Description
This is a predicted structure of a 100-nucleotide RNA (Glycine riboswitch aptamer) from a Paracoccaceae bacterium.
This record gives sequence, C1' cells and structure tokens, in this order.
RNA sequence: GUGUCAGGAUCGGGAGAAUCCGGCGGGGCAAUCGCCCGGAGCCGGUGCCGAAGGAGCAACCGCCCCGGUAAACUCUCAGGCGCAAGAACCGUUCUGACAA
Repeated sequence: GUGUCAGGAUCGGGAGAAUCCGGCGGGGCAAUCGCCCGGAGCCGGUGCCGAAGGAGCAACCGCCCCGGUAAACUCUCAGGCGCAAGAACCGUUCUGACAA
C1' cells in the first nucleotide's frame, strides 16, 4: 500500500404523514349581551406516517414436547406529521482487528 470486518468516531446525501378541529392564555372593538384577531406556549380530540428505538413472524437449523433465527416485511408501545431537530440506509475520511 491492498482486501475483509467492526466502530459509541468524522463529513455529505437522506423519505413519509393534518402548520386539522376545539378550548385556554394574550390583544383590539363594544361597554349589556357579544364580536374580531390570535405568532410562540398549554390542554383535549380525531385523522395519518414509519427509516431513532422496540416488538412479531417464514424458509432453514437443532438436542425436534420445544427452542434458535431476518428484514427496508408486519405492528405502531415509543417517536413523528410548517421550519428546525432527529432519521434507517448509502458513500467519504479516521481508528482498531484479521488475512495473504
């Protein structure tokens, strides 16, 4: 220097789904009732997404009662549905191990 594997390391790319409905808080008009606006924040409801994490299963294998074992599949507990953040996965660099 090359190849393979691993990484809580580095940089880049990275999808999907209501910035929905109602209320509170705040401001304005009116000054009896009430009406209008309503960013961030809080609460409740319904609908939805899957690529953090988590869970489940086939073929196959075994010591065959039973057990082991996969995902980008399935489920949505969690997470997410304006921006931001995060993000499986892919690549770059780096570190370590192994091999000829």

Lineage of the source: Bacteria > Pseudomonadota > Alphaproteobacteria > Rhodobacterales > Paracoccaceae. The coordinates come from a structure-prediction model, not an experiment, and the mean pLDDT is 75. It was read from a public genome assembly, where an Rfam model found it. It matches the Rfam family "Glycine riboswitch aptamer". Rfam's curators write: This family represents the bacterial glycine riboswitch.